[in-house]
Context: one part of a larger RNA
C1' cells in the first nucleotide's frame, strides 16, 4: 500500500412545528385491572390533563352568536361575443378596515394586553431541550490498591583490594646544648598520599570513531579516571506517591517521574482535530452589522430553502420633469501658504552715514498696508461637472400561469480572495486598512505555452449539423507564406497586462512645423584680400587686436573688429570675422512626432512556448478562412405552472402552452438497494442461495437472463420493522 470484515445523527422524556386520520365546544385516559393461548386484539378505568375567557401583584371586575363599509375566490343574472372569452350590476365564506366591548393604568386624554368560537387525541416526519447525545482522539483531575528483585539512604551479617614507590609519628644510636630542645644515622611504617590495564574490581573522559531495521530501546574499539577509601560487593531487612529518598541533576523511586504503575469515577471534558458510508431531481448562500473574558466560539440580525397567508401591484435599466450634494477639475474672491517687483506708512527693532561718543537727522532692512505678476492646498472656495440619491411622469421589463408584502419551519454563514476604479497608512511589498461594482470562492467551455479570479463565454442529454467570440491562420498547430502603404537594420522584435526598465544621452533613420539664406549664386570646399591713422588711451618693468580698466571712432575701400581662437617676456607669426573669385543647387538654425541605439551587471548555451523569421517585427487599411458546451437547426430527457380530454379522480395518464434544468455550504421533493416480520403470491436435487464470466435494460442507485460453479434453500407484490449501505478517520481486527 492492497483485499476481506467492522465502523459513525441512536433512544427516551418534555417542548415547538408540519402532515395524515378519528371525535369536535369539546378531546383523551394514567396507573392499575378484566377477556384471550403469558401473543394480537378487544373492554373497563374520568383520577387527571389540555381547551371551552380576559384583565389585574392583588382584592376584585368581566367580553361584539355582527352596526357600517370595502372587496379576492366562488355564485346569480344582464349584456356583448372573431364560443377562447370580455364587460356590467347583486350577493360575498376566508381577508381587510371603521365602529364596539372586557380589564388594568390614568383627574383625563391616552395607553397596554384581550375580544364577531376550535380544539384535543393518536401515529409519521422535521427542529430544539435534558441525558455520553454523530464517531475516534488529550495534556490532567480524584478515589482504592500494586510496586525499593532497577534505582536513592539507612539498618544488620559477610567478602574484595597484583606489584612498586614517597617515608609522618613514635622509638634506638651517635653528637651538641645550662636548659628548652636541636643535628646525623638508623629503626618505624602514618596517609580521603603517589604510580599502576594484575584478563581484581568501581567509574565513563574524549573519540561528537563503530553501531544507529544495532550484538544492544545506550552496546563495541581506541583513550581516560579511581584503585585503604566519603572504597566496591554478596545476603538479609526498613522508607511509598504530594509520598519517598536525594554530597541537590527536580536526580532516582522497576526501559515510566516537575508528582509511579494499575484498576475505578469514565464514553471525564475539548469553542480544536480528522471521520461521518446508495442514486436522480428543485432552489441556492455567507465571509457583513451589533453584542459578547469577545477575536479559531456564540446570539440577535442580514443573505439561503420549505410551506402557508393574501390578492394587485413591483421598480433593477432608459427618457423627461423638480430637488439634493460640493468630489474631479478649476480658481485664489475668504482662510493659510509662496517667487519676483512697484507704490504708500512707519510708534516700538535691526545695519550704515552725518553729527560730539550727544540731541537729533538722512537711508536701507524688517513691519503694516495696497498694487501689478508667479506658484499652491484632504481639514480654503469666488466656482464647479461627469455621477449619485430622493420624488413625480413615460416607456421597457416582472406579476392574476399570483409579484413587492405578512406569518410559520430548517439551515448554513459570520477567516474571505484577486483584478479594476476611489481613498487613509507605508520607502516599498505577492503589504495593509475602507469604499464601489465584477469576477473566483460555489463555474466548468475556448483564448491567453503553462496559469482560481485577465480576455471570450453562463455547461440538462447525446448525438448529427451549421455559425460565431476573444485568439488566431510559415511548420510543431485548425485556417492567408493573403493583398495595399509606410517604418525598422537592432535578431530590436516576434507578449494586451501581468512576467520589468527609469532619469539622461545619440550628425543612427524616417516624419511635420517655424524662422532665415538662396541663378542678383546660398552651404561646404578650394584660391585671394583681410588695410591705414595706430603700439586708439590709460594702466604697466613691459601691454603692440588678443593680462586688466575705459571708449570702440575716422580714413581708404569689394572688405577687412579699436579684433574670434592660438601664439610672444613683448613683438613676431598662424587663424577667424568680413570681402573678391572658382564651383552652381539647394542649405542653414530651432522646435514636435514615429522606429531604433547607448544607459542594461548571475551564476546551464538556456529561452520570442519551441522551431525558426529581416517579415513569420512594428504602425495604419482591406478582403477571405479557422475557431468554444456562446449563437442557430433536427432529437431526447426532466422540472414549475397553466389549458383540455379521459381515467380504478385528494391523484394519475395522455395532448397543448408559457418558463426553466452550471453549482459548494445548506434547504427541499421523489427513489433504489440491505436485514428481519406480517399478508399474499411464486421458484428449488430436472439444482437454491453464495461465487466467477458475459449478454441485455434503465438518467442513475440498480434490475434480469445466459453459462460455469456449488449443492439446500430462495424470491416477486402490498406494508410494517431497523444495531441498513463506506475508499478515505496516520480508523480496529484479520489476511497478503
Nucleotide at each position: 500500500g492492497c483485499c476481506g470484515g467492522g465502523g459513525a445523527g441512536u433512544u427516551c422524556a418534555c417542548g415547538g412545528g408540519u402532515g395524515u386520520g378519528g371525535c369536535g365546544a369539546g378531546c383523551c385516559u394514567a396507573a392499575g385491572g378484566g377477556c384471550u393461548g403469558a401473543a394480537a386484539g378487544c373492554c373497563c378505568g374520568u383520577a387527571g390533563g389540555c381547551g371551552u375567557g380576559g384583565g389585574g401583584a392583588a382584592a376584585c371586575c368581566g367580553a361584539c352568536a355582527u352596526g357600517c363599509c370595502c372587496g379576492c375566490a366562488g355564485c346569480c343574472g344582464g349584456a356583448g361575443u372573431g364560443u377562447g372569452c370580455u364587460c356590467c350590476g347583486g350577493c360575498g365564506a376566508g381577508g381587510g378596515g371603521c365602529g364596539g366591548g372586557g380589564u388594568c393604568u390614568g383627574a383625563a386624554a391616552g395607553g397596554g394586553c384581550c375580544u364577531g368560537u376550535a380544539g384535543u387525541c393518536a401515529c409519521g416526519c422535521c427542529c430544539g431541550u435534558g441525558a455520553g447525545g454523530c464517531u475516534a482522539g488529550a495534556a490532567a483531575c480524584c478515589g482504592g490498591g500494586c510496586g525499593a528483585u532497577c534505582u536513592a539512604g539507612c539498618c544488620c551479617u559477610g567478602g574484595g583490594c597484583a606489584g612498586g614507590g614517597c617515608g609522618a609519628a613514635g622509638c634506638c644510636a651517635g653528637g651538641g646544648g645550662a636548659a628548652a630542645c636541636c643535628c646525623u644515622g638508623g629503626u618505624g611504617g602514618a596517609g580521603g598520599c603517589c604510580c599502576g590495564a594484575a584478563u581484581a574490581g568501581g567509574g565513563g573522559u574524549c573519540u561528537u570513531g563503530a553501531u544507529g531495521u544495532g550484538c544492544a530501546a545506550a552496546u563495541c574499539g581506541g583513550u581516560c579516571c579511581c584503585c585503604u577509601g566519603a572504597c566496591c560487593u554478596g545476603g538479609g531487612g526498613c522508607u511509598a506517591g504530594g509520598g519517598g529518598u536525594u554530597a541537590a541533576a527536580a536526580g532516582c523511586u522497576a526501559a515510566u517521574c516537575g508528582a509511579g504503575c494499575c484498576c475505578g469515577g469514565u464514553g471525564a471534558u475539548a469553542g480544536c482535530u480528522a471521520g461521518u458510508u446508495c442514486c436522480c431531481c428543485c432552489c441556492g448562500a455567507a465571509g457583513u452589522g451589533u453584542c459578547u473574558c469577545g477575536c479559531a466560539g456564540g446570539a440577535c440580525a442580514g443573505c439561503c430553502c420549505u410551506g402557508g397567508g393574501g390578492g394587485a401591484g413591483g421598480c433593477u435599466g432608459c427618457c423627461c420633469g423638480c430637488g439634493g450634494g460640493g468630489u474631479a477639475g478649476a480658481g485664489c474672491a475668504c482662510c493659510g501658504a509662496u517667487g519676483g517687483g512697484g507704490g504708500a506708512g512707519c510708534a516700538a527693532g535691526g545695519g550704515g552715514c552725518c553729527g560730539a561718543u550727544g540731541a537729533g537727522g538722512c537711508u536701507c532692512c524688517a513691519c503694516u498696508c495696497u498694487c501689478c505678476u508667479u506658484u499652491c492646498g484632504a481639514a480654503c472656495u469666488c466656482c464647479g461637472a461627469a455621477u449619485c440619491c430622493g420624488c413625480g411622469g413615460g416607456c421597457a421589463c416582472c406579476g392574476u400561469a399570483g409579484a413587492u408584502c405578512c406569518c410559520a419551519g430548517g439551515a448554513g454563514u459570520g477567516g474571505g480572495g484577486u483584478a479594476c476604479c476611489g481613498g487613509g497608512g507605508g520607502u516599498a511589498a505577492g503589504c495593509u486598512c475602507c469604499g464601489g461594482g465584477a469576477c473566483c470562492g460555489a463555474g466548468a467551455g475556448g483564448g491567453g505555452a503553462a496559469c482560481a479570479a485577465c480576455c471570450c463565454a453562463g455547461a440538462c442529454c447525446g448525438c448529427g449539423g451549421g455559425u460565431u467570440a476573444a485568439g488566431g491562420c510559415c511548420c510543431c498547430u485548425a485556417a492567408g507564406u493573403g493583398c495595399c502603404c509606410g517604418c525598422u537594420a537592432a535578431g530590436u522584435g516576434a507578449c494586451a497586462a501581468a512576467c520589468c526598465a527609469a532619469a539622461g544621452g545619440g550628425c543612427g533613420u524616417c516624419u511635420c512645423c517655424a524662422u532665415c539664406c538662396u541663378g542678383a549664386g546660398a552651404c561646404a570646399g578650394c584660391g585671394g584680400g583681410g588695410c591705414u591713422g595706430u603700439a586708439g588711451g590709460c594702466u604697466u618693468a613691459g601691454a603692440a587686436g588678443c593680462a586688466g580698466c575705459c571708449a570702440u571712432c575716422a580714413g581708404c575701400u569689394a572688405a577687412g573688429a579699436a579684433g574670434u581662437g592660438c601664439g610672444u617676456a613683448a613683438c613676431a607669426g598662424c587663424u577667424u570675422a568680413c570681402c573678391c573669385g572658382c564651383c552652381g543647387a539647394g542649405g542653414a538654425u530651432g522646435g514636435g512626432g514615429g522606429c531604433c541605439c547607448c544607459g542594461a551587471a548571475a551564476a546551464u548555451u538556456g529561452a520570442c512556448g519551441g522551431g525558426u523569421c529581416u517579415a513569420a517585427g512594428c504602425g495604419g487599411g482591406c478582403c477571405g478562412c479557422c475557431g468554444a458546451a456562446a449563437c442557430c437547426c433536427g432529437g431526447g430527457c426532466u422540472c414549475a405552472c397553466u389549458c383540455a380530454c379521459g381515467c380504478g379522480c385528494u391523484g394519475c395518464g395522455u395532448g397543448g402552452g408559457u418558463g426553466g434544468g452550471g453549482g459548494u455550504a445548506g434547504g427541499g421533493g421523489g427513489g433504489c438497494g440491505u436485514a428481519g416480520c406480517g399478508g399474499u403470491u411464486g421458484g428449488g436435487u430436472a439444482g437454491a442461495a453464495g461465487c466467477g464470466g458475459g449478454g441485455c435494460c434503465g438518467u442513475g442507485a440498480g434490475g434480469u437472463c445466459c453459462c460455469g460453479u456449488g449443492g439446500a434453500c430462495c424470491g416477486g407484490c402490498c406494508g410494517c420493522u431497523a444495531a441498513u449501505g463506506u475508499a478515505g478517520a496516520u480508523c480496529c481486527c484479520g489476511g497478503u

RNAcentral holds the full RNA, with entries from Rfam. Large-subunit ribosomal RNA, domain II from Candidatus Calditenuaceae archaeon HR02, 736 nucleotides, folded computationally. The coordinates come from a structure-prediction model, not an experiment, and the mean pLDDT is 83.